[in-house]
Molecule: transfer RNA
Organism: Lachnospiraceae bacterium
RNA sequence: GGAGCAUUAGCUCAGCUGGGAGAGCAUUUGCUUGACGUGUAAAAGGUCACUGGUUCGAGCCCAGUAUGCUCCA
Numbered sequence: 001g002g003a004g005c006a007u008u009a010g011c012u013c014a015g016c017u018g019g020g021a022g023a024g025c026a027u028u029u030g031c032u033u034g035a036c037g038u039g040u041a042a043a044a045g046g047u048c049a050c051u052g053g054u055u056c057g058a059g060c061c062c063a064g065u066a067u068g069c070u071c072c073a
Stems, first nucleotide, its partner, number of pairs: 001072007010025004019056001027043005049065005
């Protein structure tokens, strides 16, 4: 220098053919216990890496940028 893959909640990751943003763990609260733990119910938590574009509509499609990993030279 060139190519590929990944980037979504605090962490690990789903998200199908473009239309509802989700799960587990963690956190907080209630119940349970003499107390802790366990169990159980609920809640909070998101600029879908960033900037543009396409579209009635983008996490998803297109271009560019950034970071990480891998490969080629």